This is a predicted structure of a 1497-nucleotide RNA (small-subunit ribosomal RNA) from a metagenome. The sequence is in RNAcentral, with records from SILVA.
């Protein structure tokens, strides 16, 4: 530092995940060693045991022990107690606290401070009581209660006291408002303790210091406005009272004040900082260890005591809890350090020592000290060290991958040699931490004490640290390996198990799951989950953003704010600059230096962007003053307009009545049909009435803040512009709140009601039609007079101001010109440079450059919805979340495909035509049913006389039965012998069994040729045609696909290939940022058409000649025909017209042929996962006495049905008999088979000729001539069925195909529909070939005969090429999607209620306790104190209305997800009725329909 993810592709926008760093951490795996540090984040929940504050005999009296002594006494220990002093430090916790609670910075003239230090003075007298004790009771205890008796540094009295304190004077200095502070004077108050031989420790007054509180103020200190008011001791004053001290901090009287959009109150959530992560920094997050503050000590109050407390290991009351209890009462409070129990995903030892370092306490020795130093547990972090180091190839076995031999990998990696010992064991030594005090010795001294030496004193711990032994010895895992993202193969699984942070894999060849093998990454740890910051400029202060992607408020006016021309002057708030002061130590940064290193520790600098305060600066803002006039405004003239508000008048059409004329319709639509009319409609004419609206003028015009505004005209009344003169002198931009305006459509009153017209009712339309379309019709549309306040209220673009090349139209002005014009202003438009911008595009009417000021954004959905709250009559409007859910969702362009969008053009596409299918019968293939099996593919178009160009056995792939197993076939093969050929027996047959009978060459090695165990290669028409290779169909023989430079565009991509013409054709020709080329097109190529030339046998036969009944038969011939090999020909060449060209056009010349002459082969990128694993081949997979192989017999031929291609027909253009004509291309040796005999035939017999321009198949047929039938189921038509045959073949029962006889169905030209042809074609006739023994061929390929009609034209069907336009499509319209019902889950909002929870308030009551009264009781103290009493406050309880808050609830309400549910199509293409926006009403839904309004048609 960036990556991944919306799309088909690209660019924006925009979220959403990852890479990083960390952590008081937890979990999985795994674990050698040490050194620092850390370790209940949860229940401030409950707590068993022990310890955590004691100490002073140098205040006191005594008890008890010991030594000494007869004893008193003395000395020393020791125990309670009375008394000092400490217990208000030290340790813990984070409940509570949104506060002067914390940080900072002042300030106290409003204040306290035991111990500690300085300095003064000073300690005089006396007095009565209580513990201990003794006794004598009361209790189960806790724990008391009476009597005597006693000390004191323990109480109390009196004296003495000023520099103390009070009061009242006098003078001085000061200051910041009260005031302070000084010298002085008078009155008046109040002190002590002692102990002790004494030092020496202590007392008592004041005065300063230090050191620790105490209170005040200024700025800083989370979230909601869906908390907007809020407060009665509240604001303030007065007086008193309390306090260390001010002060509503108390009480009493008075005033009515205080806070509050600069966010008060309320409500939620939280101890502050110092610093911690993290970041480039701003900024975010935190606030655990350490250090400062604070708050708290079982909830809650409340004083006491003291210098300090309202007191964590004190006290007294309330409550709730656990505990003893003898039921009468009592006891307690780990958030100290260990420990239990609970809770939790989790967090240590009921350790050791006062050795050091502090602390009390003592005059010291010294006691305590769970403070602290240590050691214990735990990879919890961070730091470091090791688990060897060298050499060592035949690249050793093994795995594991890939293969034909074989090869890679694992891997120098083992082995194996040789080295060297950190760790660990074992031995042996072994610290620093200690400095002292205190005693002793000596020295100095300011007498308080210093210095020197000496003697003591270690928990940790025999540790750490050092030597020596031995010995590769004791020592590696975890995560990943599709992309991000370092790191790739096998094997199993088979949308299954399963993964995943985001994209996203798994449906039979998964780098993504599971194992392995290899791999990469950290490494005694690696993961994962949690949270934080970073990436994120994704809340933008540094650093974004509103045309269309989220966003500009409908609209103007204007308050607070916020920002403001020009010049002086003055000040010095902001601004800048210098000193000073703080900024606490740790931390953070540098140096340095100490444990071997490091982490970690020390010490010294640095830095602390901030806050006071002092001087200074004076450009800029600010504030006064002063002046300007160019901003604004006013003023005089003009000129403009569908600006507003009232009135009057006008015609035009429409509806309605009256009358007339006048007769069968009218009216309506795609078609209609409701309606209306003979009772006279429509239609026509006058003539009356209503109400709405204002043709033309009219515009791309005007005017207004918007919304809006349109006949004329009076009247009222605003506005901007223009020119000129003067006035005021910044009076000005903006504009949160707030006030006004405000389309339609809706509401209310009351009128009006012609016309349209929701709703509504008929009618059509359709599967339906709650719709579009007709035909009526209420409300509405209209006026007044009140609401309502919403719109695609839009330039989807806020107001203002000031600058930026230019070219045009227009409205309305001033100036000049006769005039055209020209200039200069205000609009109101269109192009456009520069700039911008994602792009479209915008571009002086900016979306460009810049100031100011306001509004609004922050990923879809849920949702502008729910709850709150305002407004509103009521529709509803403003305001406006959250759960939950997705990885999107969006914009602007880009290629494509699509549209019931344009627009060009083409095909037998449709139209003119011919002939057919769809009706019958049959063939035949499908589909479906049947079977044992009816094998298997093939399925719109492009499957269905397809694969099959030959299923009776074979074929065969399928069933049934019998059978073989290394197989049925090839090859290597030890070995045996020939093979073979006959035959026997069993079998359906393949097979089994068994008999006879027999080689060859040979260089004697053996080899040919069968047989052949065992092995090693098999076999498989089994699967995947979605793993393939080949090869094929279709789009389509359509006219397209593309590619190189270069240009444009950020970019997909675009140009080029588009455009003008022109062609069958991206063919050509012109234009053109494009200039060239590739695969197609054409051309080349095969056949056909005419002509030459060459060659003439088996084709020819025209002259010659010979012969036959005839016949090119025969000699000959090459001229024709013709057979085959070679040229020529066509090229818009030529003419005329048009035309720039290209090229069209001409019954044009010529010519066989003409504009590609006709056919063929040829099939661009590429689409359809198009079809084939059953032609072949081929990856994987299955299979092996079967899915393989042999064999018989059946199937593949089945048959109620359906559907495709066909053949014959149905007749007279015809059928039958009879006669007669003229092809072409092809096949023949397992073959074609003449003639000639036989047979009604098929056929049989024959066997010449032919290996074929020689012979054969082989008579073509339709045609023609001539007879018959005469319109019927027939002399039409052949199905079926009987009977008789031939022929093929081992074999014609399932199942062949032809013959002859005799049967003689249906069928009378076929519905909707639909196919096929544009010339030698359609149609019609017949001929051959392959396949093959035969044939189911009516199929298939081909071959000639005869031989047509018709195209006006391109509207419309189809297909398809090119432009161009919308698009929400890209699996690309067979697309996408929208609602409502139906099921499953899930979060929620309402709900009669219900249940808790925190706080506020009224009231009732009211411990302790404190503050007043009294105070008859009681006291040795007496101006005193106390018990009891009363009066007020007051926890906590009680009770009561209320708001807030949260959990739940029959129901009930939308929402949201959820491969294949239901019912329509609303949108997206003109989406089929152009969409949407506000609003009304109406409908299963989706939506429709009326009114205005947008274009985002």
């Nucleotide at each position: 530092a960036g990556a991944g993810u919306u799309u088909g592709a690209u660019c924006c926008u925009g979220g959403c995940u990852c890479a990083g760093g960390a952590u008081g951490a937890a979990c999985g795996c795994u674990a050698g060693c040490g050194g620092c540090a850390g370790g209940c984040u949860u229940a401030a929940u409950a707590c068993a045991u022990g310890c955590a504050a004691g100490u002073c005999a140098a205040a006191c009296g005594g008890g008890c022990c010991a030594u000494a002594g007869c004893a008193a006494u003395a000395u020393g220990g020791u125990c309670a107690g009375u008394g000092g002093c400490g217990c208000a430090c030290g340790g813990g916790u984070g409940a509570g606290u949104a506060a002067c609670g914390c940080g900072u910075a002042c300030a106290c003239a409003a204040c306290g401070u035991a111990c500690c230090u300085u300095a003064u003075a000073g300690a005089g007298g006396g007095g009565g009581a209580u513990a201990g004790c003794a006794u004598c009771u009361g209790g189960a205890a806790a724990c008391g209660g009476g009597u005597g008796g006693u000390a004191a540094u323990a109480c109390c009295c009196c004296a003495u006291a000023g520099c103390a304190u009070c009061a009242c004077g006098a003078g001085g200095a000061g200051g910041c408002a009260u005031c302070u502070u000084u010298u002085u004077g008078u009155g008046a108050u109040u002190a002590a303790a002692g102990u002790u031989c004494a030092a020496g420790c202590g007392c008592u007054a004041u005065a300063a210091g230090a050191u620790c509180g105490g209170u005040g103020u200024g700025c800083g200190u989370c979230u909601g406005a869906u908390u907007a008011g809020g407060u009665a001791g509240u604001u303030g004053g007065u007086a008193g009272g309390g306090u260390a001290a001010c002060g509503g901090c108390c009480u009493a009287c008075c005033a009515a004040g205080c806070c509050g959009a600069c966010g008060a109150u309320c409500a939620g959530u939280a101890g502050g900082g110092g610093g911690c992560g993290u970041g480039a920094g701003a900024g975010c997050g935190u606030g655990g260890a350490c250090c400062c503050c604070c708050a708290c000590a079982c909830g809650g109050g409340u004083a006491c005591u003291g210098a300090g407390a309202c007191a964590c290991g004190g006290a007294c009351c309330c409550g709730a809890c656990u505990c003893c209890u003898a039921c009468g009462g009592g006891a307690g409070g780990c958030a100290g350090c260990a420990g239990u129990a609970a809770g939790g995903a989790a967090u240590a030892u009921u350790g050791g020592u006062c050795a050091a370092u502090g602390c009390u306490c003592g005059g010291a020795a010294g006691a305590g000290u769970g403070a602290a130093c240590c050691a214990g547990c735990c990879a919890u972090g961070c730091c470091g060290c090791g688990u060897g180091c060298a050499g060592g190839a035949u690249g050793a076995c093994u795995g594991c991958c890939c293969u034909u031999u074989g090869g890679g990998u694992u891997g120098u990696a083992a082995a194996c040699u040789g080295c060297u010992u950190u760790u660990g064991u074992c031995a042996g030594g072994g610290a620093a931490g200690a400095a002292a005090a205190c005693g002793c010795g000596g020295g100095g001294u300011u007498c308080g004490c210093c210095c020197c030496g000496u003697c003591u004193u270690g928990a940790c711990g025999g540790u750490a640290c050092c030597u020596g032994a031995a010995g590769a010895a004791u020592a590696a895992g975890c995560a990943c390996c599709g992309g991000c993202u370092a790191a790739c193969u096998c094997c199993g699984u088979g949308c299954c198990a399963g993964c995943a942070g985001c994209c996203g894999c798994g449906g039979u060849a998964a780098u993504a799951c599971g194992g392995a093998g290899g791999g990469u990454g950290c490494a005694a740890g690696c993961g994962u989950u949690a949270u934080c910051c970073g990436g994120a400029a994704u809340c933008a202060c540094u650093g974004g953003g509103u045309u269309u992607a989220a966003a500009g408020g409908g609209u103007g006016c204007g308050u607070a704010g916020g920002c403001g021309g020009u010049c002086u002057u003055a000040u010095a708030a902001g601004u800048c600059a210098a000193u000073g002061g703080u900024g606490a130590a740790a931390g953070a940064c540098g140096g340095c230096a100490g444990c071997u290193u490091a982490a970690c520790u020390g010490u010294c600098g640095c830095a602390g962007u901030g806050c006071c305060a002092u001087u200074g600066a004076u450009a800029c803002u600010g504030u006064a003053g002063g002046a300007c006039u160019u901003g604004a405004a006013u003023u005089a003239g003009g000129a403009u307009g569908a600006g507003g508000c009232u009135g009057g008048c006008g015609g035009a059409a429409u509806g309605u009545g009256a009358c007339a004329u006048g007769u069968a319709g009218c009216g309506g639509u795609g078609a209609a049909a409701u309606g209306c009319u003979u009772a006279g409609a429509u239609a026509u004419g006058u003539c009356a009435u209503a109400g709405a609206a204002c043709a033309c003028c009219a515009a791309u015009u005007g005017c207004g803040a918007a919304g809006g505004c349109a006949g004329c005209u009076g009247g009222c009344u605003a506005g901007a512009c223009c020119u000129a003169u003067a006035u005021u002198g910044a009076c000005g931009c903006u504009g949160a709140g707030g006030c006004a305006c405000g389309a339609a459509a809706g509401c209310g009153u009351g009128g009006g009601g012609a016309u349209c017209g929701a709703a509504c009712a008929g009618g059509a339309u359709u599967a339906g039609a709650u719709a579009c379309c007709c035909u009526g019709g209420u409300a509405g549309u209209c006026c007044a007079c009140g609401c309502c306040c919403u719109a695609a209220a839009c330039g989807a673009u806020g107001c203002u101001a000031a600058c930026u090349c230019g070219u045009u139209g227009u409205u309305u002005g001033g100036c000049u010109g006769c005039a055209a014009g020209g200039u200069u202003g205000a609009g109101c438009g269109a192009c456009u440079a520069a700039g911008g911008g994602a792009a479209a595009c915008c571009g002086a009417u900016a979306a460009g450059u810049u100031a100011g000021c306001c509004a609004c954004c922050u990923g879809g959905g849920g949702a502008g919805u729910a709850c709150g709250c305002u407004c509103g009559c009521a529709a509803g409007a403003g305001u406006g979340g959250a759960a939950c859910u997705c990885a999107a969702a969006g914009g602007a362009a880009u290629u494509g495909a699509c549209g019931g969008g344009g627009g060009u053009c083409c095909g037998c596409a449709c139209a003119a035509g011919c002939g057919g299918u769809g009706g019958a019968g049959c063939a035949u293939g499908u589909g479906g049913u049947u079977u044992a099996a009816u094998u298997c593919g093939a399925c719109g178009a492009u499957a269905c006389g397809c694969g099959a160009g030959g299923a009776a056995c074979c074929u065969u792939a399928c069933c049934u039965a019998g059978g073989c197993u290394a197989g049925a076939a090839u090859g290597u093969g030890a070995g045996u012998g020939a093979c073979g050929a006959g035959g026997c027996c069993u079998g359906a047959a393949a097979g089994g069994g068994u008999c006879u009978u027999u080689u060859c060459c040979u260089u004697c090695g053996g080899g040919a040729c069968a047989c052949g165990a065992a092995a090693c290669a098999a076999g498989g028409u089994g699967c995947u045609g979605c793993a393939u290779g080949g090869u094929u169909g279709u789009c389509g023989u359509c006219a397209g696909c593309u590619c190189g430079u270069g240009c444009c565009g950020u970019g997909a991509g675009g140009u080029g290939u588009u455009g003008g013409g022109u062609u069958a054709a991206g063919u050509c020709c012109c234009g053109c940022a494009a200039c060239g080329a590739g695969c197609g097109c054409a051309a080349c190529u095969c056949c056909u058409g005419u002509u030459c030339u060459u060659a003439g046998u088996u084709g020819c036969c025209a002259g010659c000649a010979c012969g036959u009944u005839a016949u090119g038969g025969u000699g000959g011939g090459g001229a024709c025909u013709c057979u085959a090999a070679g040229a020529a020909g066509a090229c818009u060449g030529c003419c005329g017209g048009c035309g720039u060209a290209a090229g069209c056009c001409g019954c044009g010349a010529g010519g066989a042929a003409g504009g590609u002459g006709g056919g063929g082969a040829u099939g661009a990128c590429g689409u359809c996962a198009a079809a084939u694993c059953a032609u072949c081949a081929u990856g994987g997979c299955c299979u092996u006495u079967a899915u393989g192989c042999c064999u018989a017999g059946g199937g593949c031929g089945a048959c109620a049905c359906a559907c495709g291609u066909g053949c014959u027909a149905c007749a007279a253009u015809g059928g039958c008999g009879g006669g007669u004509a003229c092809a072409g291309a092809g096949g023949g040796u397992u073959g074609c088979g003449a003639a000639g005999c036989c047979g009604c035939g098929a056929g049989g017999u024959g066997g010449a000729g032919c290996c074929a321009a020689u012979c054969c198949c082989a008579c073509a047929a339709a045609g023609c001539c001539c007879g018959u039938c005469u319109c019927a189921g027939u002399u039409c038509a052949g199905a079926u069925u009987g009977g008789a045959g031939u022929c093929u073949g081992c074999a014609a029962c399932c199942c062949g195909a032809c013959u002859c006889c005799a049967u003689g169905a249906a069928g009378g030209u076929g519905g909707a529909a639909u196919c096929g042809c544009u010339a030698g074609u359609a149609a019609u006739c017949g001929c051959g070939c392959a396949u093959c023994a035969g044939c189911c061929a009516u199929g298939g390929c081909g071959c000639g005969g005869u031989g047509a009609a018709u195209a006006c034209g391109u509207u419309c069907c189809c297909g398809g090429a090119c432009c161009u336009u919308g698009u929400a499509c890209a699996c690309a319209c067979c697309g996408c999607c929208c609602g409502u019902c139906a099921a499953a889950c899930c979060a929620u909002g309402g709900g009669a209620g219900c249940u808790g929870g925190g706080g506020g308030u009224g009231c009732c009551u009211g411990a302790a306790g404190a503050u007043g009264g009294u105070g008859a009781c009681u006291u040795u103290a007496c101006g005193g104190g106390g018990a009891g009493c009363u009066a007020u406050c007051u926890a906590a309880g009680g009770u009561a209305a209320a708001a807030c808050u949260a959990g739940u609830g029959a129901c009930u309400g939308g929402g949201g997800u959820u491969a294949a549910g239901u019912c329509g199509u609303a949108a997206c293409a003109a989406g089929g009725u152009a969409g949407c926006c506000g609003u009304a009403c109406c409908g299963g839904a989706a939506g429709g329909u009326g009114c205005g309004g947008c274009u985002g048609g």